The prediction has a mean pLDDT of 80. The RNA shown here (transfer RNA) has 73 nucleotides and comes from a Candidatus Moraniibacteriota bacterium. It matches the Rfam family "tRNA". By type it is a transfer RNA. The source organism's lineage runs through Bacteria, Bacteria candidate phyla and Candidatus Moraniibacteriota.
[in-house]
RNA sequence: GGGCCCUUAGCUUAGCUGGUAGAGCGCCGCAUUUGCAAUGCGGAGGUCACCGGUUCGAAUCCGGUAGGGUCCA
Numbered sequence: 001g002g003g004c005c006c007u008u009a010g011c012u013u014a015g016c017u018g019g020u021a022g023a024g025c026g027c028c029g030c031a032u033u034u035g036c037a038a039u040g041c042g043g044a045g046g047u048c049a050c051c052g053g054u055u056c057g058a059a060u061c062c063g064g065u066a067g068g069g070u071c072c073a
Base pairs, nucleotide, nucleotide: 001072002071003070004069005068006067007066010025011024012023013022019056027043028042029041030040031039049065050064051063052062053061
């Protein structure tokens, strides 16, 4: 330098054929306990890496940029 893949909550990630962004763990509160843990209930937390395009509508499709992985040279 070139090919391919990945980027969604603090972490691990789901998200089908474009139509309300979800889960587990973690965090906070309450209940339970002498206390802690465990358990139950509730809650906060997301410009879906960034810029632009297509569309009535984009995490999703198209182009570019950045970061990471892998292969070739």